[in-house]
């Protein structure tokens, strides 16, 4: 230079176009003399900007970051 795949919660990672979830971490509670474990609750996320649609994490176009292959 060309083609294809990824970007979701601190991490790992779902999500046939219509409720954005789970695990782990965290933070509270319960329990214990404390601490761990075990249990119940809590916060917390769709890389960006436009487009298609009543309705977009999904479908489309550029841009931004990774990563693989070809040259």
């Nucleotide at each position: 230079g060309g083609u294809c795949c990824c970007g979701u919660a601190g991490u790992u990672c779902a999500a046939c176009g219509g409720g954005a979830g789970a695990a782990u971490g965290c933070c509270g509670g319960u329990c214990u003399c404390a601490c761990a474990u075990a249990c119940c609750g809590g916060c917390g996320a769709c890389g960006g900007a436009g487009g298609u649609u009543c309705a977009a994490c999904u479908c489309c176009u550029c841009c931004u970051g990774g990563g693989a292959c070809c040259a």